[in-house]
Context: one part of a larger RNA
Parts: sequence; structure tokens; C1' cells
RNA sequence: UGACGGGGGCCCGCACAAGCGGUGGAGCAUGUGGUUUAAUUCGGCGCAACGCGAAGAACCUUACCUGGGCUUGACAUGCUGGUGGUAAGAACCCGAAAGGGGGAUGACCUGUAGCAAUACAGGAGCCAGCACAGGUGCUGCAUGGCUGUCGUCAGCUCGUGCCGUGAGGUGUUGGGUUAAGUCCCGCAACGAGCGCAACCCCUAUCCUCUGUUGCCCCGUAAGGGGCUCUCUGAGGAAACUGCCAGCGACAAGCUGGAGGAAGGUGGGGAUGACGUCAAGUCAUCAUGGCCCUUAUGUCCAGGGCUACACACGUGCUACAAUGGCUACUACAGAGGGAAGCAAGGCCGCGAGGAGGAGCCAAUCCCUAAAAGUAGUCUCAGUUGGGAUCGGAGUCUGCAACUCGACUCCGUGAACGUGGAAUCGCUAGUAAUCGCGGAUCAGCUACGCCGCGGUGAAUACGUUCCCGGGCCUUGUACA
Repeated sequence: UGACGGGGGCCCGCACAAGCGGUGGAGCAUGUGGUUUAAUUCGGCGCAACGCGAAGAACCUUACCUGGGCUUGACAUGCUGGUGGUAAGAACCCGAAAGGGGGAUGACCUGUAGCAAUACAGGAGCCAGCACAGGUGCUGCAUGGCUGUCGUCAGCUCGUGCCGUGAGGUGUUGGGUUAAGUCCCGCAACGAGCGCAACCCCUAUCCUCUGUUGCCCCGUAAGGGGCUCUCUGAGGAAACUGCCAGCGACAAGCUGGAGGAAGGUGGGGAUGACGUCAAGUCAUCAUGGCCCUUAUGUCCAGGGCUACACACGUGCUACAAUGGCUACUACAGAGGGAAGCAAGGCCGCGAGGAGGAGCCAAUCCCUAAAAGUAGUCUCAGUUGGGAUCGGAGUCUGCAACUCGACUCCGUGAACGUGGAAUCGCUAGUAAUCGCGGAUCAGCUACGCCGCGGUGAAUACGUUCCCGGGCCUUGUACA
């Protein structure tokens, strides 16, 4: 100087407390461990691995296994030699394919000579060989790059000066204050840098401009008229403790009030200091070293990654009456759409099918549910719950056996609120309801990333648990 303490002081954070909803029990989905397997490819392992890489494993993907092939190779560059019946390549044969054999037919480009046919030389291609290619093989403890984490915590440092023999200290400590090393005051310090904040984006209010595909009016419609409003998208205004009162050191600031759409960082996002964990990644990529080279490369078929006595994580659906079912009936936002989205009407109980208006989209389409109204069920393993299984189908795709989703009929399991323990959340939040998108032929999506609808409860307080910041103290630790 740090680190540590079941030392002290001060202060924060959904850290506890106060509340609301869960997980832990059930069924299923998904990831992991374990076990099994020819293989169940690999990585990731407290927080910070486990719906993670995977924003799409039937083939492909695919890295794994079994079997069958190829060997200058699936891919790149160069060198040497050879090669016009050359390169390419039909029938046919072996084969699961890959590959191997077979060879009818049979080229292209440049130059020279020639009217041309053609001939010669060279190139491309091919063959043989060489140098090399190739490796998702090893090392993340050789590395770059990128990332997680402490933590959006308020810290981490430097120049000069001063103090100390020195390590180092001071500044950065102290008194207040703040979300903040934020600001004020003081001070052997005076300044400065990286961080904080602000500058950036979205959102909440108003104004101006912009008016089609939007909006308003007339009309059954075609169409016509208009731009006040909603809205679109640009520009601007607005919030600064600016004003008032009190408190305070007359300061920084704090408390309350006025006005205001918004008030003390308005709400949200992007933004992550010096560093820590030899943290993660050699399987995104790049890369040193090592290793393989008729195989650890490469092609193909089939299988596997989907196994199942078990154990754990993350989720979905429930256990019901604030509910289930039936009928009727309203209201979004953000996105996507040409090998695409597809309306109305038709067929089918339905998944869906036939057909196809419109739309390259503020124009057309995908497109709401919970809520509301009425009826029914009456506390029951039920009209709760839907697992599982049987049958029949639909769709995608070369192909749904291993191993797809969906529909209909039948079947109707566990489950009656979940032990010890444990998680999230402070407001348009939790809870609850649906909608969209990426990936994608299809989909094991209940995942992820977004969007809106309905819309709470509680916080006395900081003793305690966890993490963190500052000062101080002890130390036989570095």
C1' cells in the first nucleotide's frame, strides 16, 4: 500500500422487510447430469453452465457411428512431361448411392500458312508426376478479435508542487449535499485525464408545414368536394430548481407551493472507466506451435444427435364457480407479404381443398383475445383437467418407420394449491389476455425477440441475510 475480520462508523441496491404472483408436488415440453449405445458429435459447469452456442437435427444441416468408395483430392496457386478421336459424353453393365467400367457421337479459343477443306504451333480442358491442398484434429494455460461478470457500481489515475531515507503519502481526506469523485465550503496543494452528467434515439404536450393510399362530408355504388380534426413525417417551442415560501453556512442543496401536458435525471433506450476472474470461445473468424497425409482429408447410403431405471434446471397446462361450456357482440399496436400475403362466395364437422377479387402495399391481405350480454353447469375427480392410447384423415416435402405438425371420432391418466427450501416484481410495473416477427419447404415454438389490451397491492423501516461504495481500526496474510 492492499486484502481480510462472526471490528467500528456513514450510505446505497426488490438486499431484507411490507405486498402480489410463482418455482419446489402433478402431466407434458425443453436443456443438463447419469446410464445405455456401433454412435447417442462437440463446447459451456456457483452467482456469470443447464428453452445456453442452436433465430428451426426426417435427408441436408452433421462435426458422431456402421458400411461402401476416392487419393494432387470437394476447393486454391504454381512447375514439368504427355494428350485431337483430346475435353465433353448417350445407350448399356456392377452398385443402396457415391463410385467404377463402357464408350456411339464429338468440340472451344489464339496465332501462322491457305480461297477453302485442312495442316502446324500454343492455350483451355484432361492424364501422369511434383510442390502442395485439406483437417469442426490438440493446445483459449502460446494468442488476436469478440463476449460474460463485479456494475451503469462511482470509482481509477496523471503532471507539477509539498511531505517521507524509502515503499509511498498528499491531491481523492474533512464539514455539508447528491443518483453520482454531483456540487458547495474548508484544506500544501494547484490543475488535468478516463469515468458521472450532458450532447444521440424513442416516448408524453403544443405550434408551423405537409395532404395521398390517411382523415372529414355527400352518395347504395361509381364518383365528387374539402384539409378543421385524428394521423403521417420534417422543422420548431417547452423544464432551467426558472418563480414563491420555509430550512440551510449568506453556499451547494433540501422540503412544500404556484403555473404547467410534463418538476426537480419526466419515463424508456443506446452508452459499460482502470481493472478482476490464466472467466468463455482454436467449433464464427483469424493465428503461433504440435499432430494426420490412400487419412484425423474427402464423397455416399443408412443409422445416430429424438435412447431411458433415475436426478436437477427452465418453462407450458392445470387442479376450477373471480370458473368451464354454448350463443351473440365490441375495441389494438407493432410487424410481415411476389417461388409471397390472399378477401368475399363455394365444398368439407374440421385440419384443409377447388377457385381466385385485390395487393410490389398508410390503398389489398395476414388480423385479435381477455372484457361485455344472455343461457347453462352446482362443488363432483365433475360439463374441472387434458396426458396416454386406438381408429380415420389433412398438409409440407424426393421421402414423415426410426423421427413432422395439424384435424376429427373414441379413450379419458396424474392432478383437490404442493415439504424443506427458493425466484421475480416498486406503476402502466406485477398479474393476466391475445397479436406479430426472425429462423423456416414443413416443424416437435409451450422457446426467443418485439407489440399492444385489461390492470393491482405494498414499502413502518435499515436490526438482520446477500452484494456494493467511503472513512477508520486490528493483523503472525501478500
RNAcentral holds the full RNA, with entries from ENA and SILVA. Small-subunit ribosomal RNA, 3' major domain from an uncultured bacterium, 478 nucleotides, folded computationally. Rfam family: Bacterial small subunit ribosomal RNA. Its mean pLDDT, the model's own confidence on a scale to 100, is 85.